[in-house]
């Protein structure tokens, strides 16, 4: 060097053009003598960066960063 993958809350991840899922963690309430469980509910994500196509982009294109793998 070249090709493939992958990057999405603290953490594991879902999704594949139209309001971003969930589980776990956090926080709060109920519930108990109290603690854990359990039960509501909340907070947290410019979806690696930028650029371009679209009315609209996490979704598609290009470039570049990081990660994993093959080949020489």
């Nucleotide at each position: 060097g070249c090709c493939c993958u992958u990057g999405u809350g603290g953490c594991u991840u879902a999704g594949u053009g139209g309001u971003a899922u969930a589980g776990c963690g956090u926080c709060g309430c109920u519930c108990u003598c109290g603690u854990a469980a359990a039960g509501c509910g909340a907070a947290g994500a410019u979806c690696g960066a930028g650029a371009g196509u679209u009315c609209g982009a996490u979704u598609c294109u290009c470039u570049c960063c990081g990660g994993g793998g093959g080949c020489a």
Predicted 3D model of a 72-nucleotide RNA (transfer RNA) from Circinella umbellata. The prediction has a mean pLDDT of 84. RNAcentral holds the sequence, with entries from ENA and Rfam. Its Rfam family is "tRNA".